[in-house]
RNA sequence: GGCCUAAUCCCGCGCGUCGCGGGAGCCGGGGACCCGAUCGUUCCCGGGGUGAAUCGGCCGUCCGCGUACUCCGGUACGCGCCGCCCGUAGGAGACCUUCCUCUCCGAACCCGUCAGCUAACCCGGUAGGCCGAGGAGGGA
Repeated sequence: GGCCUAAUCCCGCGCGUCGCGGGAGCCGGGGACCCGAUCGUUCCCGGGGUGAAUCGGCCGUCCGCGUACUCCGGUACGCGCCGCCCGUAGGAGACCUUCCUCUCCGAACCCGUCAGCUAACCCGGUAGGCCGAGGAGGGA
């Protein structure tokens, strides 16, 4: 000086180089009528939120659950979890946008049995991680 992201800016107090508080901007959640849903939960399996980060398939084996069989030792099948690989809804790439190509991501966490939407109203966040794709058209 820029990128991902809501995650920036200002003021005051203390402190001695880091913390506390307030405000603005931005972001998220809860919360009526109406509308929506006839579903969800309890029994093995909850449900929901932030986020682009969903869904599917091949293979593997430990564990858990269910069903069937059993010589009662176990075996088979299905589901769940986990691992690995391949894809995928979706997302990012430097003023904005359209098209084409290229590269990459497709995680992680939170609430705690509870929440559809939702005016008034209420509550919370403002971390962190990085260093740049190209071509053509239009706009600013």